[in-house]
This is a predicted structure of a 72-nucleotide RNA (transfer RNA) from Spirochaeta sp. The prediction has a mean pLDDT of 83. It was read from a public genome assembly. Taxonomically the source falls in Spirochaeta (Bacteria, Pseudomonadati, Spirochaetota, Spirochaetia).

RNA sequence: GGGCGUAUAACUCAGUGGGAGAGUGCUACCUUCACACGGUAGAAGUCACUGGUUCAAAUCCAGUUACGCCCA
Repeated sequence: GGGCGUAUAACUCAGUGGGAGAGUGCUACCUUCACACGGUAGAAGUCACUGGUUCAAAUCCAGUUACGCCCA
């Protein structure tokens, strides 16, 4: 330098055009002498960034950034 892949909650991830979600973690309460486990409820999001297409974009297109793999 070229090609391919990945980027969504604190962490690990699902989600291929119309509701942003799961598990774990976190907070409060219940339970316990206390802790843990368990139960109930809750908070937490620039869907990496910019632009485009569309009535509508996490999702489609182009570019940029970061990381990984392959080739030279």